């Protein structure tokens, strides 16, 4: 000083004035007034995962869907994160990686090519036998090195071998199997051994392991106010005993079983579809597995324990706003003394609570900080 | 606020992972005194966007982007 890498922080400020919503201050209401609080890292997409209510319990199992997927650990949980392995890309810091199983079956593999999975033999190479015009043709039997084809042709490379080749042999390297040492694993190392029959696609079915009942806050619970307390259709509407009460037994209540526990109503009861009505207010509602900060102990970390301290919108067609002053970051224009200089214009990015929470994605002008690689140059 | 659905020519729709078509509509050019109709030909496509998987994507997968539906209460 020039070029990356990671990781975090802010994301316009201060004042007046005016206006909006919560909560609060008087015996209670209402209005006025007073006090005090009022958006974000993404509130956003609604992609996962939870709290929290209903659904008979949502209690066991099963079956069917659906999800995850190297390995350990974190955590309420998670498809998230964190730390390890292996693959891959970079000089490097550092970064990506749906990364289980294709010798369990099924499937497909288009065109081209001789053959695409029970592997094959166009052109070749080579032996042998005809036939002659002696380097060509016909048969026969070998090979699969070498050409073409195609995304892919099955172990590669070197040698050695042969008629001519070939894992036929040999040596390295790849695979598979076995054993041993390290590691909790996942995987590595090393030694043995087969000479290697058995490409690819599971983000195609599937197969192994693990997870997961469904709905969702417009969930639910309550009160009030109005209507024509309607109308069709379809399902269930028990048996036996007994004077009763109850017993049995049978049938609904989650696709199927088991426990349980409800229910079997008769001037009905349950689903759907049409009409009708009304478009209110109250709790769920926000203080939670809380967050940030500092500090102590554990852990490489993710994280988690314990002290101490700060914080914490609830609205419901929806509030968080708008005037104006000074100040001001990008940008844009001059200027000269080329600067961490100076006049001048300019006026800040994405966006916006709506039951809460833990990540993920995606938007975001632009500003600071740290720590680390590379290269160049001076001492 | 929650929860489906769906995108492909100017329209409306097809397409087992294997060269993106079909009917209308547009243009040409026939037939006709002339239009229409008939007939024969053409052109048009970032399969929303953007990434993976695969030899090969409209279709599989993943995350945007747009569009369009449903779901209140009470009896």
């Nucleotide at each position: 000083g020039c070029g990356g890498a990671a990781g975090g922080u802010c994301g316009g400020a201060u004042g007046a004035c005016c206006g909006c919503g919560g909560c609060u201050c008087u015996c209670g209401c209402a209005a006025c007034g007073g006090g005090u609080c009022g958006a974000g890292g993404a509130a956003a997409g609604u992609c996962c995962g939870g709290a929290c209510u209903c659904c008979g319990a949502u209690a066991a199992g099963c079956a069917a869907c659906g999800g995850u997927g190297c390995c350990g650990g974190g955590u309420a949980a998670c498809g998230c994160c964190c730390g390890g392995g292996c693959g891959g890309g970079g000089u490097a810091a550092c970064c990506c990686g749906a990364c289980g199983g294709a010798a369990a079956g099924c499937g497909c593999c288009a065109c081209a090519g001789a053959a695409a999975u029970c592997a094959a033999a166009c052109c070749g190479c080579u032996u042998c036998g005809g036939g002659c015009a002696u380097g060509c043709c016909c048969g026969a039997a070998g090979c699969a090195a070498g050409g073409g084809u195609g995304a892919a042709a099955a172990g590669g490379u070197g040698g050695g071998g042969u008629a001519a080749g070939a894992g036929c042999c040999c040596a390295c390297c790849g695979c598979g199997c076995c054993g041993c040492u390290g590691g909790c694993a996942a995987c590595a190392g090393c030694g043995g051994u087969g000479g290697c029959a058995u490409g690819g696609c599971a983000a195609g079915c599937c197969c192994c392991a693990c997870c997961g009942g469904g709905a969702g806050c417009a969930a639910u619970g309550c009160c009030a106010a109005a209507u024509a307390g309607g109308g069709a259709c379809c399902g269930c509407g028990u048996g036996u005993c007994g004077c009763a009460a109850g017993a049995c037994a049978g049938g609904g209540c989650c696709g199927c079983u088991u426990u349980u526990g409800c229910c079997c109503g008769a001037u009905u009861u349950g689903g759907u579809c049409c009409g009708g009505g009304u478009u209110g207010g109250c709790a769920g509602c926000u203080a939670g597995a809380g967050c940030g900060c500092g500090u102590a102990g554990g852990g490489c970390a993710a994280c988690u324990u314990g002290c101490g301290u700060g914080u914490u919108a609830g609205a419901u067609g929806a509030a968080u706003g708008g005037u104006c002053a000074u100040c001001g970051a990008a940008c844009c224009g001059g200027g000269c003394a080329u600067g961490u200089c100076u006049c001048g214009g300019g006026g800040a990015a994405c966006a916006g609570a709506a039951u809460c929470c833990g990540g993920c994605u995606u938007a975001c002008a632009g500003a600071c900080c740290u720590u680390c690689c590379g290269c160049g140059c001076c001492c | 606020u929650c929860c489906c659905u769906g995108g492909u020519a100017g329209c409306u729709c097809a397409a087992u992972g294997g060269u993106a078509g079909a009917g209308c509509a547009a243009c040409c050019g026939g037939c006709u005194g002339u239009u229409a109709a008939c007939c024969g030909g053409u052109a048009g496509g970032u399969u929303g966007c953007a990434g993976g998987u695969u030899c090969g994507a409209g279709a599989c997968c993943u995350g945007c982007c747009c569009a369009g539906g449903g779901a209140g209460c009470c009896a």